[in-house]
RNA sequence: CGAGAGUGAGAGGACAUCGCCGGCAUCAGUAAAUUUAUUUGCUGGUGCGGGAGGAAAGUCCGGGCACCAUAUGGCAGCGUAGCGGGUAACUCCCGUCCACCGUGAGGUGAGGACAAGUGCAACAGAAAGAAUGUACGGUUCGGCCGUAGUGAAACCAGGUAAACUCUACGUGGUGCAAGCUCAAAUAGGUCUACAUAUGGGGGGGCCACUUCCUGUAGACGGGUAGAGCGCUUGAACCUAGGAGUAAUUCUAGGUCUAGACGAAUGAUGUCUCACGACAGAACCCGGCUUACACUCACUCUCGGUUU
Repeated sequence: CGAGAGUGAGAGGACAUCGCCGGCAUCAGUAAAUUUAUUUGCUGGUGCGGGAGGAAAGUCCGGGCACCAUAUGGCAGCGUAGCGGGUAACUCCCGUCCACCGUGAGGUGAGGACAAGUGCAACAGAAAGAAUGUACGGUUCGGCCGUAGUGAAACCAGGUAAACUCUACGUGGUGCAAGCUCAAAUAGGUCUACAUAUGGGGGGGCCACUUCCUGUAGACGGGUAGAGCGCUUGAACCUAGGAGUAAUUCUAGGUCUAGACGAAUGAUGUCUCACGACAGAACCCGGCUUACACUCACUCUCGGUUU
């Protein structure tokens, strides 16, 4: 210098102006409650600080959380599969053995069991599992034995389990529209009081008796509209030190970093560079997979050249 392998970081930047969402403080207006000058809510103004991603995506695994179900055990179904470790957990991650690919750095692997049973096997071959045709040789005259020949594999406990299956281990279901709380109007429910009624229906042959039916007022309770909570402080992030080959973990210090609900995160101008890809939160977190212009850092491999 060229061609590669692995790991990680970034994802235009700066300033100005005008907006949007939510938080805090403050001022003004307004409503309610009462303790009568306070509290709470709503509206508007001002100020301060905050406002999408490495994948927010697919919703494919795992967990938290919530409700429902559940004595316990088992079956079925589903999932996982060398060995050891990490983790809240995993089908994830790390280490390692083996197999395969690569000159190499490295990469890939559903990698338990076919000696329980059932099934399947292109071409070639007599035959692919109920083996035994042909030729030659042997022979105890029985495909009984050996050789040749086909094939990846030919009797050997044959091959095949991302074939059924078996073994071991794991696994309840539904997802924040989960779910919890407060709670109008109208209608319906229950109870009480009063009114109606010499009424109507049922039980009964009829009467008595009993029971139901109506209206008004009050109380209670369930649910709907609506509102609030769940909701963002979390297996969080950053820095330093320790343990460990590593994944990871421990200790100390520091930080607060969107929380909407017809749903904010935008627009314009100037400068600048490498001229900007894929793409937009909706309960949260750990992974995997997929999409992606371009840039940077570190470690390593192979080849060439020079000293």